[in-house]
RNA sequence: CGAGUUGGUCAGACGAUCGCUGUAUCGCUUGCGGUGCGGAGGAAAGUCCGGGCUCCACAGGGCAGGAUGCCAGGUAACACCUGGGGGGCGCGAGCCUACGGAAAGUGCAGCAGAAAGGAUACCGCCUCGGCGACGAGGUAAGGGUGAAAAGGUGCGGUAAGAGCGCACCGCGCGGCUGGUAACAGGCGCGGCGAUGGUAAACCCCAUCCGGAGCAAGACCAAAUAGGAAUCCAUUGGCCGUGGCCCACGGCGGAUUCGGGUAGGUCGCUACAGGCAGCUGGCGACAGCUGUCGCAGAUGAAUGAUCGUCCACGACAGAACCCGGCUUAUCGACCGACUCGUGUU
Numbered sequence: 001c002g003a004g005u006u007g008g009u010c011a012g013a014c015g016a017u018c019g020c021u022g023u024a025u026c027g028c029u030u031g032c033g034g035u036g037c038g039g040a041g042g043a044a045a046g047u048c049c050g051g052g053c054u055c056c057a058c059a060g061g062g063c064a065g066g067a068u069g070c071c072a073g074g075u076a077a078c079a080c081c082u083g084g085g086g087g088g089c090g091c092g093a094g095c096c097u098a099c100g101g102a103a104a105g106u107g108c109a110g111c112a113g114a115a116a117g118g119a120u121a122c123c124g125c126c127u128c129g130g131c132g133a134c135g136a137g138g139u140a141a142g143g144g145u146g147a148a149a150a151g152g153u154g155c156g157g158u159a160a161g162a163g164c165g166c167a168c169c170g171c172g173c174g175g176c177u178g179g180u181a182a183c184a185g186g187c188g189c190g191g192c193g194a195u196g197g198u199a200a201a202c203c204c205c206a207u208c209c210g211g212a213g214c215a216a217g218a219c220c221a222a223a224u225a226g227g228a229a230u231c232c233a234u235u236g237g238c239c240g241u242g243g244c245c246c247a248c249g250g251c252g253g254a255u256u257c258g259g260g261u262a263g264g265u266c267g268c269u270a271c272a273g274g275c276a277g278c279u280g281g282c283g284a285c286a287g288c289u290g291u292c293g294c295a296g297a298u299g300a301a302u303g304a305u306c307g308u309c310c311a312c313g314a315c316a317g318a319a320c321c322c323g324g325c326u327u328a329u330c331g332a333c334c335g336a337c338u339c340g341u342g343u344u
Stems, first nucleotide, its partner, number of pairs: 001340010012309007020039009041315001045326002048324005053213004065209005070084005085099001086097004100204002105202002107198002122143002124139006151169006170192001171190004176185003217266004227257006237251005271293001273292008310313001
């Protein structure tokens, strides 16, 4: 210098004017005005996980259903994060990984192929018979089909072959060593028709999970209608049944209380909080000390215009809060590392 890998930071800047909104304070006309201070994001998004908070349910346990699924740790918790192991990719830095169980049971496997699992022989090879075409038997080395064909390579062996025998690799079983563990290494035994594949197929095993959500929920509380209690008034009046009378049924006033609607207040933003330092830890993270105060709307604010400058500005807008994941994103900068080339 070129090509890459990985972790992090920022998200046009400054000024002026006019608005919107929260809060403190002052003024008065009590809902307005003045002044000061604050006012979107790294994803506020998708609402996919986990938790706080609120209400409901709940002795304990189980079934069903769902989620997770190598090991250890972190955390309030997680499907997240960190470190490690196995496997795959890359020359490498590094990246990806649902990675428990197929010797409990059930199911599935199109096409091709002889045969897709207690199966099977198309071509071939070998032996025998036959002049031959071919037939009977042996075989699974070689060919062919397929994503996958009942261990692999080599030597021996054989009529040809075959774990038939042996060595190494693989597989299974049992010790040993290292490691908290996953796992790794090595030793011995077993020729391996024991055990083909598939569990983001049913299923089995282990662990975890009560439901609904801030329109949760709590409080204050008009008008109108209705309810309860107490007191007062009472046989007059009105209405209904009826042809009429009698009779029967209904209808009063005042005070107080409680439920609840409109409306209002709280919940509401101070926190598993940010920053800095120290300590422990490989790290995620934890502890201590200091410091900072950082939107809180509810027809729902956070904007508009102008000026100057530059690299000409992407994705995008809070609605109870927090930790993650995923997705979108013009660009700029910083740290660590790898490979290649050149020079010293």
Source information:
RNAcentral holds the sequence, with entries from ENA. The RNA shown here (Bacterial RNase P class A) has 344 nucleotides and comes from a Pseudomonadota bacterium. Rfam family: Bacterial RNase P class A. It is annotated as a ribozyme.